[in-house]
C1' cells in the first nucleotide's frame, strides 16, 4: 500500500427490495412464593426535558441524498481476513 467482511442498550444478539430503533436470551432493580435462600413465575430496565400527558435525540465518528437512513453513498477510525 490494495480488495473484502464486522463497530447497534451494561453483555450477547436481531432488525436491509430504505418505513414502529433495541425483538429474544443474559444481567441488573422490584415483587410474588420460602422459615430463609435457591430454583421458577410476574413487572421494570438507552439518554434528556416534563407533575402527568407527551415530546426530543440517540446505531463506531463526520457529512451527503431522501418525505423518511442502522440500512444507500463519501471520507475517517477501529478490529478480523485475504492478495501484494
Nucleotide at each position: 500500500g490494495c480488495u473484502g467482511g464486522a463497530g447497534u442498550g451494561g453483555c450477547g444478539g436481531a432488525a436491509u427490495u430504505g418505513g414502529c430503533a433495541u425483538a429474544c436470551g443474559c444481567g441488573u432493580c422490584g415483587g410474588u412464593c420460602u422459615c430463609a435462600a435457591a430454583a421458577a413465575c410476574c413487572g421494570a430496565u438507552g439518554c434528556c426535558u416534563u407533575c402527568a400527558c407527551a415530546g426530543g435525540c440517540g446505531u463506531a465518528a463526520g457529512g451527503g441524498u431522501u418525505c423518511a437512513a442502522c440500512u444507500c453513498c463519501c471520507u475517517u477510525c477501529u478490529c478480523c481476513a485475504g492478495c501484494a
Source information:
Predicted 3D model of an 84-nucleotide RNA (transfer RNA) from a Candidatus Omnitrophota bacterium. The sequence was found in a public genome assembly. It matches the Rfam family "tRNA". The family's RNA type in Rfam is transfer RNA. The prediction has a mean pLDDT of 82.